c-di-GMP-I-GGC riboswitch aptamer from an Actinomycetales bacterium, 76 nucleotides, folded computationally.
The model forms 95% of the base pairs in the Rfam consensus.
Rfam family: c-di-GMP-I-GGC riboswitch aptamer. Rfam links the family to the GO term cyclic-di-GMP binding.
It was read from a public genome assembly, where an Rfam model found it.

RNA sequence: AGCGACAAAGGGCAAACCCACCGUGAGGUGGGGACGCAAAGCCACGGGACCCCAUGGGUCAGCCGGGCUACCGAAC
Numbered sequence: 001a002g003c004g005a006c007a008a009a010g011g012g013c014a015a016a017c018c019c020a021c022c023g024u025g026a027g028g029u030g031g032g033g034a035c036g037c038a039a040a041g042c043c044a045c046g047g048g049a050c051c052c053c054a055u056g057g058g059u060c061a062g063c064c065g066g067g068c069u070a071c072c073g074a075a076c
Stems, first nucleotide, its partner, number of pairs: 002076001003073002012037002017032006035062001041068003045065003048060005
């Protein structure tokens, strides 16, 4: 460095659903809540899905790939 334990950290994040607010919408933010996650941290670069005041502008990083960054340390 790769890699990723039935390890450790009374460690981290938080799907569905509910409430409030924002947005035409996809969806976002906060609170509750946990299905899951070893990058479920960040970035729309490629593919994909989705939305609209539609030939252009958006959303999704918890769809896949890619890039950047990061805790821990058994085996190999």